[in-house]
RNA sequence: UUUCGAUAAAGCCAAACCUUUCGCGAGAAAGGGACGGAAAGCCACGGAUCUUCGGGACGGAGAUGGCCGAGCUGCCAAA
Numbered sequence: 001u002u003u004c005g006a007u008a009a010a011g012c013c014a015a016a017c018c019u020u021u022c023g024c025g026a027g028a029a030a031g032g033g034a035c036g037g038a039a040a041g042c043c044a045c046g047g048a049u050c051u052u053c054g055g056g057a058c059g060g061a062g063a064u065g066g067c068c069g070a071g072c073u074g075c076c077a078a079a
Base pairs, nucleotide, nucleotide: 002079003078005076012037013036017032018031019030020029021028022027035066041072042071045069046068047067048064049063050062051061052060053059054058
């Protein structure tokens, strides 16, 4: 440097659910909590799903990103 995630170690993240607050809503933040994760880090470019506005095709504004892919970065181990 490239490929890779079987075993192991050190750390990391934290689903559902509960509490409080915020939002019309999808949902978000904080605390508790662990189902899982090797990018469950970043981004929000393509698709997907969801909310809202418009009568609608469809478009606008949003949400998720732990749904799939692209891009950028990265721990440990093995070859």
Molecule: c-di-GMP-I riboswitch aptamer
Organism: Geobacteraceae bacterium